Annotation:
Large-subunit ribosomal RNA, domain VI from a Bacillota bacterium, 262 nucleotides, folded computationally. The source organism's lineage runs through Bacteria, Bacillati and Bacillota. The coordinates come from a structure-prediction model, not an experiment, and the mean pLDDT is 90.

[in-house]
Context: one part of a larger RNA
């Protein structure tokens, strides 16, 4: 910027990518076959492999603003705390993201077909799957199975929402409608755009309450000479979870945007 009025929503699918793999056991049945030795075709059924998707409840991995224990200093000392030292070093760990963890996927049916095998039949009284004609047949081809997609200029549909203002002879301008953007809280979106929630609302944060983590808080009292242990106590704390709450900041405002060509 098209899509011949501006817009929100929901679509069709031309066209396109993507996927496509395959062991092994049981069966059928020790049948057919074979003198035996061995041993099927068709057809049913189970578990695997690698491959790819999803996802986070289970196992785990990771968690540098979670908790705890600890060593050196340094904050004047005691106790508390808090800083640096690779997060100081060590043990747990919630979300998130992950995989070795879980689920799922390939299929079946359909059509045309190769190779190959056949019917019907001449040319050439037989014969011949071929010349007219008609079939069977493959992990391949077409669709089917997941995704993209109307700039598919062949620009598409349905639905709903706005309306016929003003100015100018006219080209064309102005304010606006529906609606959208700037700006702003933000996010299991995300490099930026963009996508998605909200800006009298639960968009963030703070509160509060809870889930999960850690693991027994200061202070007090008790026993000890102390180091410490016990009681108050499953205590204090507690990033991302989960719910609720207008205390906090989403102010203020500002752009753009139909009149329907010939």
């Nucleotide at each position: 910027c098209g899509u011949a009025g501006g817009a929100u929503a929901u679509u069709u699918g031309a066209g396109a990518g993507g996927a496509g793999c395959u062991g092994u056991u049981c069966u059928u049945a020790g049948u057919a076959c074979g003198a035996g030795a061995g041993g099927a075709c068709c057809g049913g059924a189970a578990u695997g492999g690698a491959c790819g998707g999803a996802c986070c409840g289970c196992u785990g991995g990771u968690g540098c603003a979670u908790c705890u224990g600890u060593u050196g200093c340094a904050g004047a000392c005691c106790a508390a705390c808090u800083g640096c030292a690779u997060g100081g070093c060590a043990g747990a760990g919630u979300a998130g993201c992950c995989a070795a963890g879980u689920c799922c996927g390939g299929a079946a049916g359909a059509g045309a077909u190769a190779a190959a095998c056949g019917c019907u039949g001449a040319a050439g009284g037989c014969a011949u799957c071929u010349a007219a004609g008609c079939g069977u047949g493959a992990a391949g081809c077409c669709a089917a199975c997941c995704u993209c997609a109307a700039g598919a200029a062949g620009a598409g549909a349905u639905a709903u929402c706005c309306c016929a203002u003003c100015c100018g002879a006219g080209a064309g301008g102005a304010g606006u409608a529906a609606g959208a953007c700037c700006c702003c809280u933000u996010g299991a979106a995300g490099a930026c755009g963009a996508c998605a929630a909200g800006g009298a609302g639960a968009u963030a944060g703070g509160c509060c309450g809870g889930a999960g983590g850690u693991g027994a808080a200061a202070g007090c009292a008790u026993a000890g000479a102390g180091a410490u242990a016990u009681g108050u106590u499953g205590a204090g704390c507690u990033g991302a979870c989960c719910g609720g709450u207008a205390c906090u900041a989403a102010u203020a405002g500002g752009u753009c945007g139909a009149g329907g060509a010939g």